[in-house]
RNA sequence: CGAGUGGGAUGGGCAUACGCCGGCACGAAAGUGCGGGAGGAAAGUCCGGGCUCCACAGGGCAGGAUGCCGGAUAACGUCCGGCGGAGGCGACUCCCGGGACAGUGCAACAGAAAAAAACCGCCGCGCAAGCGGUAAGGGUGAAAAGGCGGUGUAAGAGACCACCUUCCGUGUGGUAACAUGCGGAGACGUGCAAACCCCAUCCGGAGCAAGACCAAACAGAAAACUAAGGCCGGCCCGGCCGUUUUCAGGUAGGUUGCUUGAGACGAGCGGUAACGUUCGCCCUAGAUAGAUGUAUGCCUCGGUCUUACGACUAGGACAUAACCCGGCUUACAGUCCCACUCAUACA
Numbered sequence: 001c002g003a004g005u006g007g008g009a010u011g012g013g014c015a016u017a018c019g020c021c022g023g024c025a026c027g028a029a030a031g032u033g034c035g036g037g038a039g040g041a042a043a044g045u046c047c048g049g050g051c052u053c054c055a056c057a058g059g060g061c062a063g064g065a066u067g068c069c070g071g072a073u074a075a076c077g078u079c080c081g082g083c084g085g086a087g088g089c090g091a092c093u094c095c096c097g098g099g100a101c102a103g104u105g106c107a108a109c110a111g112a113a114a115a116a117a118a119c120c121g122c123c124g125c126g127c128a129a130g131c132g133g134u135a136a137g138g139g140u141g142a143a144a145a146g147g148c149g150g151u152g153u154a155a156g157a158g159a160c161c162a163c164c165u166u167c168c169g170u171g172u173g174g175u176a177a178c179a180u181g182c183g184g185a186g187a188c189g190u191g192c193a194a195a196c197c198c199c200a201u202c203c204g205g206a207g208c209a210a211g212a213c214c215a216a217a218c219a220g221a222a223a224a225c226u227a228a229g230g231c232c233g234g235c236c237c238g239g240c241c242g243u244u245u246u247c248a249g250g251u252a253g254g255u256u257g258c259u260u261g262a263g264a265c266g267a268g269c270g271g272u273a274a275c276g277u278u279c280g281c282c283c284u285a286g287a288u289a290g291a292u293g294u295a296u297g298c299c300u301c302g303g304u305c306u307u308a309c310g311a312c313u314a315g316g317a318c319a320u321a322a323c324c325c326g327g328c329u330u331a332c333a334g335u336c337c338c339a340c341u342c343a344u345a346c347a
Stems, first nucleotide, its partner, number of pairs: 002342009012299007020037002023034004039318001043329002046327005051207004063203005068082005083097001084095004098198002103196002105192003119138002121134005146164002149161003165187001166185008211256004218249001220247006229241004263282001265280006300316002302313004
């Protein structure tokens, strides 16, 4: 210098003017002053937890989720470190990675056959038709009955042998997954569990529009007053209405939950790491139909033109909190940084 791999950060800046939503101070009020006001994903709402209410002796069924091993964590389907497999010269990347000798089922088309198979071929018998043997070869298919070399045979074949593979037993290393050595078995035989299913582990339900409080309206209950009043065509009885107080419920509306938290930042220590812990320091949006905006100027970045100076610019990603956290997934213009790999050249 070139080609790459992995990870991280940032997400235009300043000023002025006019606004919007909270906080504090002053003020009787109107208002004035000071200070604060979106994100790395606030998104999708996919997973997990806190919190709240309801349910609940204990256990089971049903249903759902997860699925190599160890660790982290409040918890997880997340993360970290390993193992195994696949790809890459390499840095490194990818894998919904239990069970198909518990059972049931499926395998389109093609093909003779999709599970214990004879279409062609090969061999034997036969004049032939055909019959029998045979899984070495061909053909079909995503997949075809362990691989390869030999022995063997009429031709063949794990029929037999060596090595490999698989399974069983056992030794060593490792917490384990697993790796590896030795011995044995001729090999109960393809794939699919993102088909049913089996095994192991986990899971009660609903959610801040949860829940709590105050309470106009409104319907209700009780007590007291009936001295007076209204209605039942005039009178009596009776009935209904009434007035006051108390209680309980409760819509609109308001308050609370609400933002100090598994919190942010810095340093030290433990750990390969995820993470944990100690000390210091900081307080950092709380709207409720939903504020966080608009305009102008300068700078900056990008773009276009120009040899250059410079000029022009209508361009500046994805996207807007709604109880709060931990993750995952998805979107993202431009810029910056770190570690590592390969190749070439030079020293």
Source information:
This is a predicted structure of a 347-nucleotide RNA (Bacterial RNase P class A) from a Lachnospiraceae bacterium. The sequence is in RNAcentral, with records from ENA. Its mean pLDDT, the model's own confidence on a scale to 100, is 76. Rfam family: Bacterial RNase P class A. It is annotated as a ribozyme. Taxonomically the source falls in Lachnospiraceae (Bacteria, Bacillati, Clostridia, Lachnospirales). The gene name in the source record is rnpB.